[in-house]
Order: sequence, then C1' cells, then structure tokens
RNA sequence: UCCGCUGUAGUCUAAUGGCUAUGAUACACCGCUCUCACCGGUGAGGUCGGGGUUCGAUUCCCCGCAGCGGAA
Repeated sequence: UCCGCUGUAGUCUAAUGGCUAUGAUACACCGCUCUCACCGGUGAGGUCGGGGUUCGAUUCCCCGCAGCGGAA
C1' cells in the first nucleotide's frame, strides 16, 4: 500500500428491511429469609461515526474509524 471479515447495554449474544430491538450475566430496588445467599418480581442501560437508497435501515450502498486476518 492492497484485499477480506467483524463492530448491537458494563460483558456476551439474538434479530437480515416492518422496532416498543431478544436473552443471559452483572448492576439497582422490592418480595422471600432472623440476616446473607439462593429463588421470584420490577427497573435502568445498547445498534462504531457521517452520508445515501427506501413509505420505513441494526439489516442494503458509499466514505471514514477501530479490531482481527491475509497478500505484497
């Protein structure tokens, strides 16, 4: 320098155009318990950035950024 893949809550992960974005774990609160833990319930928390296509984009396209791999 070129090519490919990946990027979603603190962490891991599902969703492949129809969204009020899934689940687990962690966290907070409540219940249970003499207390803690376990267990049950509730809650907060997320689509890497910017454009484009579309009635509608996490999803498709383009340009970046970051990580990983490959070629020279």